Transfer RNA from a Candidatus Micrarchaeota archaeon, 72 nucleotides, folded computationally. Its mean pLDDT, the model's own confidence on a scale to 100, is 83.
[in-house]
RNA sequence: GGGCUUGUAGCGCAAUGGUAGCGCGUCUGCAUGGCAUGCAGGAGGUUGCGGGUUCAAAUCCCGCCAAGUCCA
Numbered sequence: 001g002g003g004c005u006u007g008u009a010g011c012g013c014a015a016u017g018g019u020a021g022c023g024c025g026u027c028u029g030c031a032u033g034g035c036a037u038g039c040a041g042g043a044g045g046u047u048g049c050g051g052g053u054u055c056a057a058a059u060c061c062c063g064c065c066a067a068g069u070c071c072a
Stems, first nucleotide, its partner, number of pairs: 001071007010024004018055001026042006048064005
């Protein structure tokens, strides 16, 4: 320098162009004398950045950035 893959909540990951969700964690409440545990509820996201297509983009297209991998 070139090819490919990936980038979504604190962490690990989903999501057919049509309300962004699950598990763990975290907070609150209930149950226990207390802990562990269980149950119920809540908070937490400019979907890496910028642009384009579309009535509508995490998703499709282009550029950039970062990580991984292969080639040179």
Background
The sequence was found in a public genome assembly. Its Rfam family is "tRNA". Rfam's curators write: Transfer RNA (tRNA) molecules are approximately 80 nucleotides in length.